[in-house]
Context: one part of a larger RNA
RNA sequence: GAGUAGCGAGAGACGGGCGAGAAACCCGUCCGCCGAAAGCCCAAGGGCUCCUGGGGAAGGUUAAUCCGCCCAGGGUUAGUCGGGACCUAAGGCGAGGCCGAGAGGCGUAGUCGAUGGACAACCGGUUUAUAUUCCGGUACCACCGGCCGGCGCUUGAGCGAUGGGGGGACGCGGAAGGAUAGGCGAACCGCGGCGAUGGUAGACCGCGGGCAAGCGUGUAGGGCGCCGCCGAGUCAAAUGCUUGGCGGCAUACAAGCCUGAGGCGUGAUGCCGACCCGCCUUUAGGGGAAGUCGCUGAAUCCAUGCCGCCGAGAAAAGCCCCUAGCGAGCCGUCCGGUGCCCGUACCCCAAACCGACACAGGUGGGCGAGUAGAGAAUACUAAGGCGAUC
Numbered sequence: 001g002a003g004u005a006g007c008g009a010g011a012g013a014c015g016g017g018c019g020a021g022a023a024a025c026c027c028g029u030c031c032g033c034c035g036a037a038a039g040c041c042c043a044a045g046g047g048c049u050c051c052u053g054g055g056g057a058a059g060g061u062u063a064a065u066c067c068g069c070c071c072a073g074g075g076u077u078a079g080u081c082g083g084g085a086c087c088u089a090a091g092g093c094g095a096g097g098c099c100g101a102g103a104g105g106c107g108u109a110g111u112c113g114a115u116g117g118a119c120a121a122c123c124g125g126u127u128u129a130u131a132u133u134c135c136g137g138u139a140c141c142a143c144c145g146g147c148c149g150g151c152g153c154u155u156g157a158g159c160g161a162u163g164g165g166g167g168g169a170c171g172c173g174g175a176a177g178g179a180u181a182g183g184c185g186a187a188c189c190g191c192g193g194c195g196a197u198g199g200u201a202g203a204c205c206g207c208g209g210g211c212a213a214g215c216g217u218g219u220a221g222g223g224c225g226c227c228g229c230c231g232a233g234u235c236a237a238a239u240g241c242u243u244g245g246c247g248g249c250a251u252a253c254a255a256g257c258c259u260g261a262g263g264c265g266u267g268a269u270g271c272c273g274a275c276c277c278g279c280c281u282u283u284a285g286g287g288g289a290a291g292u293c294g295c296u297g298a299a300u301c302c303a304u305g306c307c308g309c310c311g312a313g314a315a316a317a318g319c320c321c322c323u324a325g326c327g328a329g330c331c332g333u334c335c336g337g338u339g340c341c342c343g344u345a346c347c348c349c350a351a352a353c354c355g356a357c358a359c360a361g362g363u364g365g366g367c368g369a370g371u372a373g374a375g376a377a378u379a380c381u382a383a384g385g386c387g388a389u390c
Base pairs, nucleotide, nucleotide: 012030013029014028015027016026017025031387032386033385034384039367040366041365042364045347046346049345050074051073052072053071054070055069059067060066079140080139081343082342083341084340086117087116091112092111093110097106098105099104121138122137123136124135125134141339142338143337144336145335146334148332149331150330151329158326159325163322164321165320166319171309172308173307174306177302178301179300182296183295184294185293186292188209189208190207191206192205193204194202210271211270214266215265216264217263221259222258223257224256225249226248227247228246229245230244231243232242233241234240272291275287276286277285310313353362354361369381370380371379372378
């Protein structure tokens, strides 16, 4: 220079409280803002920032009694959620091996590797802070043991591959249908109300009109021809799979088989629930009605379906069939038992991540209500969240 520029998009006012001190902290009332977000839940990343008590030097673009700051104490509970004890992709590593003065490179068997496949839990309640983890209720999966029943003990029940096969198994576009979630209405059901000003016991006003997995049923819909004999292939075998010939059945809104949302029943004499009681410490705690009908309606489910097209659209395991082989026990209902390791707090379109900052930037996925509207545009609102540190 200069007490100058600036104090980083956005609305606050009043009353009360704590306090040495209050425009900013806490409580209340009103006002305002977002509402395909400025709400809610995850992944990544961060790594205690979470909750409670205390603090007031520094950090906070001002003040601060306040804080993502400082100090202390507390907080993350799983057979089923995510990952591992399963599988493989790109890619990595790589016994032998090949190559290379060396270091090392490549790579077979193999072994890793999710962003993919497989795989058993739902609803409610609860904490200051966790919850599909705790608790209540109701389930399911795997393994072990037991009772009872059935079958078998070489005239062989059953188990069963590191082997063979099926399946898993997949592109893009399009259309119609069936459902459900969600939403809306109700003169119906339940509870509450009866009016500051004309009316108000009424077709009045306000609020509410819910519930999962599992188990049972097997619907709308979708898919598939089947059987016998002879032969061939499947690197051993096969009754499995593929296929040739012959014959038979069926020929359709067919039978049969497979698949399959939703609905209904059960779960539930349960839970939730407007509201009421309690109460002046608002905390706790207790009780608890109706729980129906109609309309609308998805981008969700049936559906990895159907139709069309050409650019012709992962792999492996789980699973099923088949033998090779093993073989004296095996199967079913019910009952009992066992169930490991890691993650789990909190932020997550952000003051907690990436941007040197409490930075108008950037950051993948899911949910995403109402009125008007084609709409996730836009405007105003719900739930919920904010008034952005002078």
Large-subunit ribosomal RNA, domain III from an Actinomycetota bacterium, 390 nucleotides, folded computationally. Rfam family: Bacterial large subunit ribosomal RNA. The coordinates come from a structure-prediction model, not an experiment, and the mean pLDDT is 83.